RNA sequence: GGGGGUGUAGCUCAGCUGGGAGAGCGUGUGAAUGGCAUUCACAAGGCCAGGGGUCCGAAUCCCCUCACCUCCA
Numbered sequence: 001g002g003g004g005g006u007g008u009a010g011c012u013c014a015g016c017u018g019g020g021a022g023a024g025c026g027u028g029u030g031a032a033u034g035g036c037a038u039u040c041a042c043a044a045g046g047c048c049a050g051g052g053g054u055c056c057g058a059a060u061c062c063c064c065u066c067a068c069c070u071c072c073a
Stems, first nucleotide, its partner, number of pairs: 001072007010025004019056001027043006049065005
């Protein structure tokens, strides 16, 4: 330098065919217990990597950029 892949909650990751942003863990609060562990309930937590385009509508499709992984040279 060229090809491919990944980027979504604090962490690990789902998200089918464009229309609801989610799960587990963690965190906070409450309940159960004499207390801890633990269990249950509820809650907080997101510029969907950044920018642009298409569309009535974009995490999802297209283009550019950035970061990381990988292959070739």

Predicted 3D model of a 73-nucleotide RNA (transfer RNA) from a Candidatus Brocadiia bacterium. Model confidence (mean pLDDT): 82 of 100. The sequence was found in a public genome assembly. The source organism's lineage runs through Bacteria, Pseudomonadati, Planctomycetota and Candidatus Brocadiia.